[in-house]
Context: one part of a larger RNA
Molecule: large-subunit ribosomal RNA, domain IV
Organism: Candidatus Omnitrophota bacterium
RNA sequence: CCCUUGCCAAGGAACUCGGCAAAAUGACCCCGUAACUUCGGAAGAAGGGGUGGUCUGGCGGGUGCAAGCCUGCUGGACCCACAGUAAAGAGAGCUAAGUGACUGUUUAGUAAAAACCCAGGUCUCUGCAAAGUCGUAAGACGACGUAUAGGGACUGAUACCUGCCCGGUGCUGGAAGGUUAAGGGGAAGCGUCAAUCCGCCGCAAGGUGGAUGAAGCGUAGAACUGAAGCCCCAGUAAACGGCGGCCGUAACUAUAACGGUCCUAAGGUAGCGAAAUUCCUUGUCGGGUAAGUUCCGACCCGCACGAAUGGUGUAACAACUUAGCUGCUGUCUCGGCGAGGGGCUCG
Repeated sequence: CCCUUGCCAAGGAACUCGGCAAAAUGACCCCGUAACUUCGGAAGAAGGGGUGGUCUGGCGGGUGCAAGCCUGCUGGACCCACAGUAAAGAGAGCUAAGUGACUGUUUAGUAAAAACCCAGGUCUCUGCAAAGUCGUAAGACGACGUAUAGGGACUGAUACCUGCCCGGUGCUGGAAGGUUAAGGGGAAGCGUCAAUCCGCCGCAAGGUGGAUGAAGCGUAGAACUGAAGCCCCAGUAAACGGCGGCCGUAACUAUAACGGUCCUAAGGUAGCGAAAUUCCUUGUCGGGUAAGUUCCGACCCGCACGAAUGGUGUAACAACUUAGCUGCUGUCUCGGCGAGGGGCUCG
């Protein structure tokens, strides 16, 4: 010096990102216990007091024939100590705010949370050989269930609520018109070719070249026909999503209930708001402190809240996050002393 551990004057969080760590509280009995509340809780709230030993009364309970043994309640007198749950083991508490209702679950080995789940809510699909899922199939799950059932999606107890927009995308319905595949259909054309015509060679038979070219065969495939879909017409937002700008105006000023205008599918309603969201920003005001970029209460100028991608509250709950207070302390002012183990030195 390091690790583990004990004690400390005065102060008592001045430490620090932060009371991290430590200290403190602690058992049982009695008294007492607020706001708030979903009336269950909150609550062991908070805050107080008692606890040893000896002797001696009173009243019980259990058991037993009884003596007795076990176990309580309630008095009196006295004794000892700094200290009586004498050692050990054994909640610190309160206030306010945020988030999530709650118990639960999670990153085996850096994250336990505000993340996931959840009961509850809503939408949607599914009539049973269900929808959906696995499998090439047989088959199986769903389910030996049957819409008070099963699948999917979103939200997330409860309370009060959940506004406007269907133009875009999606979904559902519609079928008049437009477009549209394979298939059906088979026109014109083209190739080949009997035959016909012409030219050349040959005495002739014939040979050869060119043109036209029926049927057939082949090639090629037009018109026409032809479903869903798409275009189209409606509905639908607890479907994906979206929810404006400029200018003027009141007898101080300021502001604008009011007016004008442009655009839109519609222009953000209630509630909340410098917020887990606010850049400017340590916004401004108030509170708390001697002093407060955090915190609480307001204001609203919301860069860029907002209603089941839920909005706003909320008792209870939380190894959650934030701020404050009491107690307590070597966290600190600021160090000191001790114990055990290591290191180090000698051997």